[in-house]
């Protein structure tokens, strides 16, 4: 230097002017007023998929039903998120081989709902002869038993009726372990040796696992994003959650007061209860005010860790509305500006997204 591939980070900029908007302060002719100062959208503010704070109600424990989560090891307030590792899956550049199609191999990177299929049930289109303890279309044998020919015979030689294989071809996504060699009529884990699978021991490692040793002749194929099974978590509703303050009208609840009045039980007496009026008390609406902007904040340095992270030390405060603000328009310059708009918050993930700048790694080339 070049190519890739993976994090980070910014998100037109300067000026004027004219508007909306939250706080502060100050003025008056106190109006939701005028002036000054000062703040005012994003990586996603989205989808509302997870997860957690807050905060109402419910609640003694267990346990069944539901859901959600699944390799390991750590990190977190939690997660289904991150970060590291393990195994497995596809693969581009480099290399190998090759006239080339193209094979093999694959760095950095990328993809895995990745817990059990010897608990039990179920499924597998279409093509195949046969799809789960299977099967025989082509095809390969016919040793053995029969049958023909030839031989005095011992036998040999043919077709393949019987049967016997399951190597080869062919179906499929998948064919009841691969492969090679003995070995046989021809075949077959029938028999070896490598490889794989299974189990048992060693070492290595916190673990997922590697790795190596000895047995086993293959039995135990696939799918749990199909029922289920084991393990882990889970109450339910959301800021229109909640909480304070409190007109008027209505109705309630105590206390007094007055005609001893009117209705009612009751035809009389007594009691009771309503209807009046004055005070107090309580819920409740309208309305206002908190929640609501200091909080798992945010930047910087430093010390742990490979990182996610964690601590410590400094510094900083940075939108809060409630018909709901952040806009317009002018002028210079450039590399001509994308996706988009808070409404309690905060960690993820997901989508969309004009560019641009920085950094790791990895592989080739060249030079010291």
């Nucleotide at each position: 230097g070049a190519a890739g591939u993976c994090c980070g980070c910014c998100a037109g900029g300067c000026a004027g002017c004219c508007g909306c908007u939250g706080c502060a302060c100050g003025c008056c002719c106190c109006g939701c007023g005028c002036g000054u100062g000062u703040g005012g959208a994003g990586g996603a503010a989205a989808g509302u998929c997870c997860g957690g704070g807050c905060c109402c109600c419910a609640c003694a424990g267990a346990g069944c039903a539901g859901g959600a989560u699944g390799c390991c090891g750590g990190c977190u307030a939690a997660c289904g998120g991150c970060c590291g590792g393990g195994c497995g899956c596809a693969g581009c550049a480099a290399g190998u081989c090759g006239c080339a199609a193209g094979a093999c191999c694959c760095a950095a990177g990328g993809c895995g709902a990745c817990g059990g299929a010897a608990a039990g049930u179920g499924c597998a289109a279409c093509a195949g002869a046969g799809a789960g303890c299977a099967g025989a279309c082509c095809g390969c044998c016919g040793a053995u038993g029969g049958c023909c020919u030839c031989g005095c015979g011992a036998g040999a030689g043919g077709a393949u009726c019987a049967g016997g294989c399951a190597a080869g071809g062919g179906u499929g996504a998948a064919a009841c372990g691969g492969c090679g060699a003995g070995g046989c009529a021809a075949g077959a884990g029938c028999u070896c040796a490598c490889c794989g699978c299974g189990u048992c021991c060693g070492u290595g490692g916190c673990g997922a696992c590697a790795c190596g040793g000895g047995c086993g002749g293959c039995a135990c194929g696939g799918c749990a994003a199909a029922c289920c099974c084991c393990a882990u978590c889970c109450g339910g509703a959301g800021c229109a959650a909640g909480g304070c303050c409190a007109a008027a009208u209505a109705g309630g609840g105590a206390a007094g007061c007055u005609a001893u009045a009117g209705c009612g039980c009751u035809g009389c007496u007594c009691g009771c209860g309503c209807u009046g009026c004055u005070u107090c008390c309580g819920g409740g609406u309208a309305g206002g005010c908190c929640g609501c902007a200091c909080g798992a904040g945010c930047g910087g340095c430093g010390u742990g860790g490979c990182a996610a992270c964690a601590c410590g030390c400094c510094g900083c405060c940075a939108a809060g509305a409630g018909g709901a603000a952040u806009g317009g328009c002018u002028g210079c310059c450039c590399a001509c500006g994308a996706c988009a708009g808070a409404a309690c918050c905060c960690g993820g993930c997901u989508u969309a997204u004009c560019g641009g700048c920085g950094g790791a790694c990895u592989u080739c080339c060249a030079c010291c």
Molecule: Bacterial RNase P class A
Organism: Betaproteobacteria bacterium CG2_30_68_42